[in-house]
RNA sequence: UCCUGAAAAGGGCAAACCCGGCGAAAGUCGGGGGCGCAAAGCUACGGGCCUAAGGGCUUAUGCCUAUGGCAGCCGGGCUGCCGGG
Numbered sequence: 001u002c003c004u005g006a007a008a009a010g011g012g013c014a015a016a017c018c019c020g021g022c023g024a025a026a027g028u029c030g031g032g033g034g035c036g037c038a039a040a041g042c043u044a045c046g047g048g049c050c051u052a053a054g055g056g057c058u059u060a061u062g063c064c065u066a067u068g069g070c071a072g073c074c075g076g077g078c079u080g081c082c083g084g085g
Stems, first nucleotide, its partner, number of pairs: 002085004012037002017032006035072001041078003045075003048070003054065004
């Protein structure tokens, strides 16, 4: 440097759910919790998904729209612990 995660050590992260903050919502942050994860570390670049405040359309009901999100949906990029080869 490349491949790899069987066993192991020290650890790490933290789904649902509950409480509180922020937010129009999706969601996110903090605390509890622990389903899982060897990149479940970072990044919205490609695809995908969620939301629709504002805007547009609409007689109504509603429809469209990301400049808002999701990295624990799949790829790509960057970085990284331990062990094995």